The RNA shown here (Bacterial large signal recognition particle RNA) has 265 nucleotides and comes from a Clostridia bacterium.
Of the family's consensus pairs, 93% are formed in the model.
It is recorded under the gene name ffs.
Its Rfam family is "Bacterial large signal recognition particle RNA". Rfam links the family to the GO terms signal recognition particle, plasma membrane targeting and SRP-dependent cotranslational protein targeting to membrane, signal sequence recognition. It is annotated as a non-coding RNA gene.
RNA sequence: UCAUGCUUGCCGGGGAGUCAGCGGUGCCCUGUUACCUGCAAUCCGCUGCAGCAGGGGUCAAAUGCCGGCAGAGGUCGGCAACCGUGCAGCUGCGUACGGCGGAAGCCGUUGAAGGAUGGGUCUUGUGCGAUCUGCUCUUGUGAAUCAUGUCAGGUGAGGGAUCAAGCAGCAUUAAGCAAGCAGGCGGAUGUGCCGCAAGAGCGCCUGUCCCGAGGCGGAAACCGUAUUCCCGUGUGUGUUUGCCGCACAAUGCCGGAAUGUAUGG
Numbered sequence: 001u002c003a004u005g006c007u008u009g010c011c012g013g014g015g016a017g018u019c020a021g022c023g024g025u026g027c028c029c030u031g032u033u034a035c036c037u038g039c040a041a042u043c044c045g046c047u048g049c050a051g052c053a054g055g056g057g058u059c060a061a062a063u064g065c066c067g068g069c070a071g072a073g074g075u076c077g078g079c080a081a082c083c084g085u086g087c088a089g090c091u092g093c094g095u096a097c098g099g100c101g102g103a104a105g106c107c108g109u110u111g112a113a114g115g116a117u118g119g120g121u122c123u124u125g126u127g128c129g130a131u132c133u134g135c136u137c138u139u140g141u142g143a144a145u146c147a148u149g150u151c152a153g154g155u156g157a158g159g160g161a162u163c164a165a166g167c168a169g170c171a172u173u174a175a176g177c178a179a180g181c182a183g184g185c186g187g188a189u190g191u192g193c194c195g196c197a198a199g200a201g202c203g204c205c206u207g208u209c210c211c212g213a214g215g216c217g218g219a220a221a222c223c224g225u226a227u228u229c230c231c232g233u234g235u236g237u238g239u240u241u242g243c244c245g246c247a248c249a250a251u252g253c254c255g256g257a258a259u260g261u262a263u264g265g
Stems, first nucleotide, its partner, number of pairs: 001265006009058003012030004020047005035055005063257001065256006073248001076245006083238006092231001094227006105216003114210008122199006128192002130189007137180005147172004155164003
């Protein structure tokens, strides 16, 4: 050095979590030439040489060694930001009340505010009237017999003239019935641009006089107190994202070092 075998080794690794600790199944990241079967998270198996059991492949191949560079990724810590959420009521906003303040607008020398003096409205009494109502009154009607007058006929008396009683009818009336303009006498009333008297008098309407310039109205701003917790604010908390940092770290690259054993040529 070659050929044929065997064997160490290799056939993935890492992070968090769990655990006394180490691995595994499970979750996450990563390498592609990414073995198979059974066990296993209300766990499975081991003891610092730290999965157990069985089967298979490869065959000194790997780099299983040392150093350096880069570095996916996740844990932890710190600082920020968005979003969600708990608490608070300090503060901004809003709202309420109060203070101060006096804007718009309106009235005013055809006289503000203020003052004085009357009247009306209000209550009671009374008078007059109105309305309603009763009576009277007016008109009509109206008693066969127990209203009146006149009383045909008829009746009675008388010699007669005439007289008497008196039915019907007519007229006028009583009681009654019906109607009702005006007038008269009463009564009642939630009646009255009415009268008289007394009272009341805050308000409202109004007249006269004095006086001579304001009166009504209330916005904004500012201040104070209180209230609400929607937003902003303060203070915690959670996820995510970004940045920084320590450690861990797959993987890639560079350099160095270095190779088992058996037989035979």